[in-house]
RNA sequence: AACUUAUCAAGAAAGGCAGAGGGAUUGGCCCGAUGAAGCCUUAGCAACCACUCCGGCUUAUGCCGGAAAAAGGUGCCAACUCCAACUCCAAUUUAAAAUUGGGAGAGAUAAGUC
Repeated sequence: AACUUAUCAAGAAAGGCAGAGGGAUUGGCCCGAUGAAGCCUUAGCAACCACUCCGGCUUAUGCCGGAAAAAGGUGCCAACUCCAACUCCAAUUUAAAAUUGGGAGAGAUAAGUC
């Protein structure tokens, strides 16, 4: 890199260095010299994994569900994943079309597989 599964409407920032970009992509719309990216420090959020306890199933040290905790491994800390993306579905309304909801796709993160 690829594949599988789960989640994505909530939540959480200051300081230092630095100096013009950033929000994945395209379009839009935003953020940014009242300081972007990046690096460092210290906080914080959350609870995927790990840890502890309980219950169920199982041949099983395996699987499923729940609880607790947050000293471990990640992650995250503008805007719903900022919004849209499609020969898809439904409702409303139609001249075209539009709006709303759902789904797909893309992406992010975690855990796992090769």
SAM riboswitch aptamer (S box leader) from Parafilimonas terrae, 114 nucleotides, folded computationally. NCBI's taxonomy places the organism under Bacteria, Pseudomonadati, Chitinophagia, Chitinophagales, Parafilimonas. Its Rfam family is "SAM riboswitch aptamer (S box leader)". Rfam links the family to the GO term regulation of gene expression. It was read from a public genome assembly, where an Rfam model found it. The prediction has a mean pLDDT of 80.